Transfer RNA from a Patescibacteria group bacterium, 71 nucleotides, folded computationally. The source organism's lineage runs through Bacteria and Bacteria candidate phyla. It matches the Rfam family "tRNA". Rfam describes the family as follows. Transfer RNA (tRNA) molecules are approximately 80 nucleotides in length. The sequence is in RNAcentral, with records from ENA and MGnify. Its mean pLDDT, the model's own confidence on a scale to 100, is 81.
C1' cells in the first nucleotide's frame, strides 16, 4: 500500500427499517439487632459527519479507533 471484520449505558451482550432490551455494577427502598443474601424500584448507551427514507442502531458513503489477513 491492498483486502476483510468490529465499534450499543461503567463492564459484557442482544435488537436485519417502526418506543433501544438483558445481566452485572451504581443509587434508593423493603427485610435484618447490624451486615450480606433475597425482593422492589430508579439512573445511565447506538464511534463522528453526510446521504437514502414518512421513519435509520439497522441501508449507502467518508472519516476516526481497534483487530485479522496479505504485497
Nucleotide at each position: 500500500g491492498g483486502g476483510g471484520g468490529c465499534g450499543u449505558c461503567g463492564u459484557a451482550u442482544a435488537a436485519u427499517g417502526g418506543u433501544a432490551g438483558u445481566a452485572c455494577u451504581g443509587c434508593g427502598g423493603u427485610c435484618u439487632c447490624c451486615a450480606a443474601a433475597a425482593c422492589c424500584g430508579c439512573u445511565a448507551g447506538c464511534g463522528u459527519g453526510g446521504g437514502u427514507u414518512c421513519g435509520a442502531u439497522u441501508c449507502c458513503u467518508a472519516c476516526c479507533g481497534c483487530c485479522c489477513c496479505u504485497g